Model confidence (mean pLDDT): 87 of 100. This is a predicted structure of a 107-nucleotide RNA (c-di-GMP-I-GGC riboswitch aptamer) from a Gemmatimonadota bacterium. The sequence was found by an Rfam model in a public genome assembly.
RNA sequence: UACGACAAGGGCAAACCCGACGAAAGCCGGGGACGCAAAGCCACGAGGCUACCGCGUGCGCUCGCCUGAUCAGGCGAGCGCACACCAUGCCAGUCGGGUCGCCGAAC
Numbered sequence: 001u002a003c004g005a006c007a008a009g010g011g012c013a014a015a016c017c018c019g020a021c022g023a024a025a026g027c028c029g030g031g032g033a034c035g036c037a038a039a040g041c042c043a044c045g046a047g048g049c050u051a052c053c054g055c056g057u058g059c060g061c062u063c064g065c066c067u068g069a070u071c072a073g074g075c076g077a078g079c080g081c082a083c084a085c086c087a088u089g090c091c092a093g094u095c096g097g098g099u100c101g102c103c104g105a106a107c
Stems, first nucleotide, its partner, number of pairs: 003104002011036002016031004021026001034093001040099003044096003047091003054085001056083013
């Protein structure tokens, strides 16, 4: 520099449960261990997740205006619901990359 053992001493902690935060993805604390030799750290590239806000479409309700005239249609605005899009949000335990690092059998 590589490599990674039924080594030594240790470390981390998936799912799930409880609690805090968040619109959500998710994250933090406690419990818990599927796993992990970087499952330490960094969203730089690829990828994935989410969508409060925003924008668009559809439907419904209300209001205004217009056209024909008791109703129907059109346009506009507001509100509600649904769907779609969207990262600036998130994932380092998806992969790559960067960076720092414990131990030392074999190769």